[in-house]
Molecule: transfer RNA
Organism: Alphaproteobacteria bacterium
Order: sequence, then structure tokens, then C1' cells
RNA sequence: GCGCGAUUAGCUCAUUGGUAGAGCACUGCUUUGACAUAGCAGGGGUAGUAAGUUCAAUUCUUACAUCGCGCACCA
Repeated sequence: GCGCGAUUAGCUCAUUGGUAGAGCACUGCUUUGACAUAGCAGGGGUAGUAAGUUCAAUUCUUACAUCGCGCACCA
């Protein structure tokens, strides 16, 4: 340099055009002599950045950025 894949909650991942969820984690309450477990409730998102298409974009298109894999090049 070329190709492919990935980027969504603190972490790991769903959702794949119709205003985003789960598990774990976090906070409060109940339970306990206390801790843990368990139960109930709650907070947390510009969906990497920018632009385009659309009535409507996390989802489609383009560019860029970052990460991973493969190939090529150089030495």
C1' cells in the first nucleotide's frame, strides 16, 4: 500500500430501516447479628467522527479515524 472484518451502556454482546435492549457491573431498599446469596426498584447511550440517500438511519452509501486478520512491498 491492497483486501476482509469490527467500532452500540463501565465491560461482554444483541437489535440490521419505524425514536435501542440483555447479562454482568453500579446505586437505593428488603432479607442477615454481620457479610455473601436472593428479591424489588432505579440510574446510565449524540450507536467511532463527518457527510449523503430517505417521510424516517444503529441499520443503506461515501470519506476519515482506531483495532484485528490476511496479502504485498522494503530491509